[in-house]
Context: one part of a larger RNA
Molecule: small-subunit ribosomal RNA, 3' major domain
Organism: uncultured Fibrobacter sp.
RNA sequence: UGACGGGGGCCCGCACAAGCGGUGGAGCAUGUGGUUUAAUUCGAAGCAACGCGCAGAACCUUACCAGGUUUGACAUGGAAUCGCCGCAGCGAGAGAUCGCUGUUUAGUAGCAAUACUGCGGUUCGCACAGGUGCUGCAUGGCUGUCGUCAGCUCGUGUCGUGAGAUGUUGGGUUAAGUCCCGCAACGAGCGCAACCCACGUUUCUAGUUGCUACCCGCAAGGGAGCUCUCUAGAGAGACUGCCGGGGACAACCCGGAGGAAGGUGUGGAUGACGUCAAGUCCUCAUGGCCCUUACAUCCUGGGCUACACACGUACUACAAUGGUCGGUACAACGGGAGGCGAAGGAGCGAUCCGGAGCAAAUCCCAAUAAACCGAUCCCAGUUCGGAUUGCAGGCUGCAACUCGCCUGCAUGAAGUCGGAGUUGCUAGUAAUCGCGAAUCAGAACGUUGCGGUGAAUGCGUUCCCGGGUCUUGUACA
Numbered sequence: 001u002g003a004c005g006g007g008g009g010c011c012c013g014c015a016c017a018a019g020c021g022g023u024g025g026a027g028c029a030u031g032u033g034g035u036u037u038a039a040u041u042c043g044a045a046g047c048a049a050c051g052c053g054c055a056g057a058a059c060c061u062u063a064c065c066a067g068g069u070u071u072g073a074c075a076u077g078g079a080a081u082c083g084c085c086g087c088a089g090c091g092a093g094a095g096a097u098c099g100c101u102g103u104u105u106a107g108u109a110g111c112a113a114u115a116c117u118g119c120g121g122u123u124c125g126c127a128c129a130g131g132u133g134c135u136g137c138a139u140g141g142c143u144g145u146c147g148u149c150a151g152c153u154c155g156u157g158u159c160g161u162g163a164g165a166u167g168u169u170g171g172g173u174u175a176a177g178u179c180c181c182g183c184a185a186c187g188a189g190c191g192c193a194a195c196c197c198a199c200g201u202u203u204c205u206a207g208u209u210g211c212u213a214c215c216c217g218c219a220a221g222g223g224a225g226c227u228c229u230c231u232a233g234a235g236a237g238a239c240u241g242c243c244g245g246g247g248a249c250a251a252c253c254c255g256g257a258g259g260a261a262g263g264u265g266u267g268g269a270u271g272a273c274g275u276c277a278a279g280u281c282c283u284c285a286u287g288g289c290c291c292u293u294a295c296a297u298c299c300u301g302g303g304c305u306a307c308a309c310a311c312g313u314a315c316u317a318c319a320a321u322g323g324u325c326g327g328u329a330c331a332a333c334g335g336g337a338g339g340c341g342a343a344g345g346a347g348c349g350a351u352c353c354g355g356a357g358c359a360a361a362u363c364c365c366a367a368u369a370a371a372c373c374g375a376u377c378c379c380a381g382u383u384c385g386g387a388u389u390g391c392a393g394g395c396u397g398c399a400a401c402u403c404g405c406c407u408g409c410a411u412g413a414a415g416u417c418g419g420a421g422u423u424g425c426u427a428g429u430a431a432u433c434g435c436g437a438a439u440c441a442g443a444a445c446g447u448u449g450c451g452g453u454g455a456a457u458g459c460g461u462u463c464c465c466g467g468g469u470c471u472u473g474u475a476c477a
Base pairs, nucleotide, nucleotide: 001477002476003474004473005472007471008470009469010468011467012466013465015461016460019425020424021423022422023421026316027315029313030312031311032310033309034307035306042053043052064302065301066300067299069296072128076127077126078124079123080122081121082120083119086103087102088101089100090099091098092097106117107116108115109114130291131290133289134288135287139285140284141280142279143278144276146274151190152189153188154187155186156185157166158165159164170181171180172179196268197267198266199265201236202235203234204233205232206231207230210226211225212224214223215222216221239262242256243255244254245253246252318418322377323376324375325374326373327372334365335364336363339358340357344353345352346351384415389410390409391408392407393406394405395404431453432452433451434450435449436448437447
């Protein structure tokens, strides 16, 4: 100087407390461990691995396993050789591939033979290719984490033999090393804040595909218009600016006015010096090592989907604040051409026929759901719950057996609110309800966005956890 303490002081955080909802019990989905397997590819491991890499494993992907190829699936060079390439047909094979047959080049010079050049292919005991093989403890890059915590340092000066200290400590204050005051310090840098984006108010500009105070029309729509809504560009607006009180007349704090918004308005992006030899050699790049008829490469099939069991994360429930049936409202973000697919028709339905319109403020996906109004059920393993299984169908796709999704009928399991424990959340939040998108042929209960309905509680900081700062002890570095 740090680190540590079941030392002390001060302070903060959904850290506790106060509340609301979960999880731990059930079924199912998914990831992991374990076991099994020819293979169940590999990585991730307390927080910070476990719906993680995977924004989507039937083939492909694919790295794994069982069976075929060897200058190679791919690049460049050298040597030799050919026009053999490609296309079509036949045979063998699980296929990759192999064999056979038919057909078939260009330019320049030249009458031609031929020569040169280009292109393409084949061959080679060639040089090399190739490796998701090892090492993340050789590395770059990228990322997680402490933590959006308020810290981390430097120059000069001063102090100390020195390691170092000072500044950065102290008194206040703040979300903040934020600011004020003091001070052997005076300044500065990286962080904080602001500058950026979105939302909330308003003005101007603009007016189609949007809108409607007006006209026509049953409506669809047309005309007229751009006040309003909206759209999207440029501005305004919030600064403790004003008032009162407190305070050291400071910084700042408390209350108030005006205002759409008030003291960082709310949310996002933004992550200092560093820590964990943290993660990744399987995104990529790369040193070294290793393989080279195989650890390379192609194909068919299988596996990654196994199942006594254990754990994590979700979904659906156990019901009456509910289930079922009927009626009837109100969104936002988005996506669409090998696409979205309307009207109309068929089917109980998944879906099919159909093909209008739309590169989309125009057309389509598109129906929102909870809510609301009625009816019914009457507390039961039920008109709760939907697992499981049987049968019959639909869709995608060469192909749904291993191993997809959806529909109908039948079946109707566990489950009556969950032990010890444990977790999220402070407001348009939790809870609850649906909608979209990426990936994608198909395949979400996952992920990521969007809007609808919309709470309770917060006395307080003694305690648990994590962090900051000052101080103290130390046989630790």